[in-house]
RNA sequence: UCCUUAUCAAGAGUGACUGAGGGAACAGGCCCUGCGACGUCCGAUAACCUGCCCAUUGGGUAAGGUGCCAAAUCCUGCGGUGGAUACCGAAAGAUAAGAU
Numbered sequence: 001u002c003c004u005u006a007u008c009a010a011g012a013g014u015g016a017c018u019g020a021g022g023g024a025a026c027a028g029g030c031c032c033u034g035c036g037a038c039g040u041c042c043g044a045u046a047a048c049c050u051g052c053c054c055a056u057u058g059g060g061u062a063a064g065g066u067g068c069c070a071a072a073u074c075c076u077g078c079g080g081u082g083g084a085u086a087c088c089g090a091a092a093g094a095u096a097a098g099a100u
Stems, first nucleotide, its partner, number of pairs: 003098006013042001015041003021032003026077004043069001045067001047066004051061004073092001078089004
């Protein structure tokens, strides 16, 4: 890199540094941002795996590995139903665990 499975409307900063763009990519929207974005550190959070405790098909613990910290994965794009701005699914993407 590719593949498999699961999840993606829960949760999380009045901190420090930096200094202009950011919300994956393309398009269309809609937003965030000098009242400081993005990023780094710290801190927080608790989703998955492990460990530990209680317990029994669950709960707790943040110790280890990974993740995450505007808005549903911000929304739409393809298909189906529908009166509909609604609902369901797919694709793409993200993350974890596994396999190769």
SAM riboswitch aptamer (S box leader), 100 nucleotides, folded computationally.
Its mean pLDDT, the model's own confidence on a scale to 100, is 83.
Its Rfam family is "SAM riboswitch aptamer (S box leader)". Gene Ontology term of the family: regulation of gene expression.